[in-house]
Small-subunit ribosomal RNA, 5' domain from an uncultured bacterium, 500 nucleotides, folded computationally. Model confidence (mean pLDDT): 89 of 100.
Context: one part of a larger RNA
RNA sequence: AUUGAACGCUGGCGGCAUGCUUUACACAUGCAAGUCGAACGGUAACGUGGGGGCAACCCUGGCGACGAGUGGCGAACGGGUGAGUAAUACAUCGGAACAUGUCCUGGAGUGGGGGAUAGCUCGGCGAAAGCCGGAUUAAUACCGCAUACGCUCUGAGGAGGAAAGCGGGGGACCCGCAAGGGCCUCGCGCUGCAGGAGUGGCCGAUGUCGGAUCAGCUAGUUGGUGAGGUAAUGGCUCACCAAGGCAUCGACGGGUAGCUGGUCUGAGAGGAUGAUCAGCCACACUGGGACUGAGACACGGCCCAGACUCCUACGGGAGGCAGCAGUGGGGAAUAUUGCACAAUGGGCGAAAGCCUGAUGCAGCGAUGCCGCGUGCGGGAAGAAGGCCCUAGGGUUGUAAACCGCUUUCAGUAGGGAAGAAAAUGACGGUACCUACAGAAGAAGGUGCGGCCAACUACGUGCCAGCAGCCGCGGUGACACGUAGGCACCAAGCGUUGUCC
Numbered sequence: 001a002u003u004g005a006a007c008g009c010u011g012g013c014g015g016c017a018u019g020c021u022u023u024a025c026a027c028a029u030g031c032a033a034g035u036c037g038a039a040c041g042g043u044a045a046c047g048u049g050g051g052g053g054c055a056a057c058c059c060u061g062g063c064g065a066c067g068a069g070u071g072g073c074g075a076a077c078g079g080g081u082g083a084g085u086a087a088u089a090c091a092u093c094g095g096a097a098c099a100u101g102u103c104c105u106g107g108a109g110u111g112g113g114g115g116a117u118a119g120c121u122c123g124g125c126g127a128a129a130g131c132c133g134g135a136u137u138a139a140u141a142c143c144g145c146a147u148a149c150g151c152u153c154u155g156a157g158g159a160g161g162a163a164a165g166c167g168g169g170g171g172a173c174c175c176g177c178a179a180g181g182g183c184c185u186c187g188c189g190c191u192g193c194a195g196g197a198g199u200g201g202c203c204g205a206u207g208u209c210g211g212a213u214c215a216g217c218u219a220g221u222u223g224g225u226g227a228g229g230u231a232a233u234g235g236c237u238c239a240c241c242a243a244g245g246c247a248u249c250g251a252c253g254g255g256u257a258g259c260u261g262g263u264c265u266g267a268g269a270g271g272a273u274g275a276u277c278a279g280c281c282a283c284a285c286u287g288g289g290a291c292u293g294a295g296a297c298a299c300g301g302c303c304c305a306g307a308c309u310c311c312u313a314c315g316g317g318a319g320g321c322a323g324c325a326g327u328g329g330g331g332a333a334u335a336u337u338g339c340a341c342a343a344u345g346g347g348c349g350a351a352a353g354c355c356u357g358a359u360g361c362a363g364c365g366a367u368g369c370c371g372c373g374u375g376c377g378g379g380a381a382g383a384a385g386g387c388c389c390u391a392g393g394g395u396u397g398u399a400a401a402c403c404g405c406u407u408u409c410a411g412u413a414g415g416g417a418a419g420a421a422a423a424u425g426a427c428g429g430u431a432c433c434u435a436c437a438g439a440a441g442a443a444g445g446u447g448c449g450g451c452c453a454a455c456u457a458c459g460u461g462c463c464a465g466c467a468g469c470c471g472c473g474g475u476g477a478c479a480c481g482u483a484g485g486c487a488c489c490a491a492g493c494g495u496u497g498u499c500c
Stems, first nucleotide, its partner, number of pairs: 003497001005496005012372006018365002020330001025328003029325003034073003039070002042066002046064003049060004080283003090207006098200003103196004108191003111145001113143002121134005151160003165188006173182003209255001216246003221243008258280004262273004285306005308319004336362001338361003344358001345356004375405004385396004409441001411436005419427001444489005449470003455484005465472002
């Protein structure tokens, strides 16, 4: 000099930061990922229209809308944590054998059919979670057929292979009793191909802690051929063949550890560190596995096993805060079960909008940094009191009283933003401005033997105690305790830990 600090004493205000470093311990409760009716069949609730009825009320998806359901997109982002990992990580520089939803560009297409199944309804089983059967129905769900500029395979002849519709508007004409449809047009979609952007996967080189009281390690091991597998290279996997590969320039094994930009310190070189913020990685009760998907081997998805907790009618079920708050526990120690989507950003949607504990704010903590205040001027050869004294006096001390002045901050009252492009402000009646009253509400902590700035008195008597080191204390202690005085910092001051 530093700190995510803690402890003791003390504590006025504001701004900006920051706040479980320990048990990756266990979690009550609420919330943290939904959205689309302009994909679909529909109608549980609400509102509305219509019909019936004297009324109570009943019927009716017609409309606004919409629970549950089918379907689409999202849920792989955002948020948390640092357990594991010493290299499948990270940093930097390169590389070739790859993928890519949404987005952009180009060019090609979007024709014609079919069978189901949720929901609803009927019936059944179960304590529940939930499940089974019958009947029936729609789609941008699913499956054939047609077509194929690209595309794939090829023995180069050929073969294979796609799609989905929805909404707005409309003069004539056509179909239809009508509603509506055809047709035209605009928009959003859908299919196949090529390119791009961005993103991701893979490979190599160099760098990256300490110990040799770890010296040899290795059979998919090292390489080849062939095959499988993958989006893709590759012992990634397998069969066969060869016997290699690594290592004192530290292999292998054990310990410790997320890495980096940075941060702290230092003149620098270096040393230490990796909280907050940003990039990457890994993990999501523990272990394993795949499914779906453009993307996961998936924190708030699934399956299996395990430990734990809960419900149970004992047959069987449910759960995973290292999301935001919050609880218990551990600990020297670390906050509110707050407000809002107003802004920024994200998901869905044509939009209106909905969701968003991301985020923006507020609350708590002197945890840190910075700023401000606790008054200013005058006022005695100097009150009283305290302390000391050689009893003369000295000191506290211009300090107080007293006189004059000011009003920052806090307080009260009034006004009152920017942040928001038309509307829309959680913060917030906040910041800020004005007025009013009155010195009024606001100072402590540590030290005073030397190092080190600041000294006397009394008490104590190797006791009680102090102490970072040297050392003080055994009857005149500047070193213990108290008081007065003084010194240094100051809303802090000391102590302890910590690193340079």